[in-house]
Context: one part of a larger RNA
RNA sequence: UUGGGCGUAAAGAGCUCGUAGGCGGUUCGAUAAGUCGGACGUGAAAUCUCCACGCUCAACGUGGAGAGGCCAUUCGAUACUGUCGUGACUCGAGUCCGGUAGGGGAGUGUGGAAUUCCCGGUGUAGCGGUGAAAUGCGCAGAGAUCGGGAGGAACACCCGUAGCGAAGGCGGCACUCUGGGCCGGUACUGACGCUGAGGAGCGAAAGCGUGGGGAGCAAACAGGAUUAGAUACCCUGGUAGUCCACGCCGUAAACGUUGGGCACUAGGUGUGGGACUCUAUCGACGGGUUCCGUGCCGUAGCUAACGCAUUAAGUGCCCCGCCUGGGGAGUACGGCCGCAAGGCUAAAACUC
Repeated sequence: UUGGGCGUAAAGAGCUCGUAGGCGGUUCGAUAAGUCGGACGUGAAAUCUCCACGCUCAACGUGGAGAGGCCAUUCGAUACUGUCGUGACUCGAGUCCGGUAGGGGAGUGUGGAAUUCCCGGUGUAGCGGUGAAAUGCGCAGAGAUCGGGAGGAACACCCGUAGCGAAGGCGGCACUCUGGGCCGGUACUGACGCUGAGGAGCGAAAGCGUGGGGAGCAAACAGGAUUAGAUACCCUGGUAGUCCACGCCGUAAACGUUGGGCACUAGGUGUGGGACUCUAUCGACGGGUUCCGUGCCGUAGCUAACGCAUUAAGUGCCCCGCCUGGGGAGUACGGCCGCAAGGCUAAAACUC
């Protein structure tokens, strides 16, 4: 490479946007490039197939015939694909109108509880901590309790196999700005679509730079214990950091370990959002239908099994990414990126 694969065996890129490319709805006409057919040219010999012959047979050899691929010329076919049409269509896609749910994003402001610290009052000998202790704090008045103040961070209950977001992720309250979705209407555009090599943007935590901030927590560090030892687990402290602004980093068990899109293929039962409808005098509740989301169970089917099963790991099509025995190694070298830490790309010898 062919082939076979990618939930758990090796393998889905962390996510999105999007360039090239690949693929692409219904219908009419044209064309005849792909496609299909005929004719003709070419297709050396040997090889191959068939027939005949020659070595006693065969292999082998000789003769004849046939087949053979690309290509060129030419004449046709027109279902499919392509191309062309200031051709057409509306179901894909989008716009518009009316609703609607939401911790979606950014900024500003603000609230209460709690921890800590400071000041003052009451008050006296302990507090704290553990398996037990000790280090530590406290008669210079701690802990407890009451009042006042400061400051930072996080938002109990509500909170939910609830919601929103492409993913990372998002939770007190109010306001301002702002993205997307869903439902209903079917007014408009008329295939404008899907995917997406490169590329660009976003991207938890930790980490880095500059400046601020610093209550609690807490790597490092110190001390106390434990232990044979204890560079740990436990305890007392405690600095970076955690927070904010701006700029980097670009990783993760970035996981549903399951790429995206479209279509099809039994049901049952929860739950979130909408629309319609039935019952009832109105209305709530309730029942039914339908669309979108999110769970559980389960048939066919699939699967090595586990399991998946209309939210597929079923049945198909389109596009991308990735895998190819273990170790060496996600390493070396080179290149690109980064302030650095390091990241991305990515071998081989050797060995089993």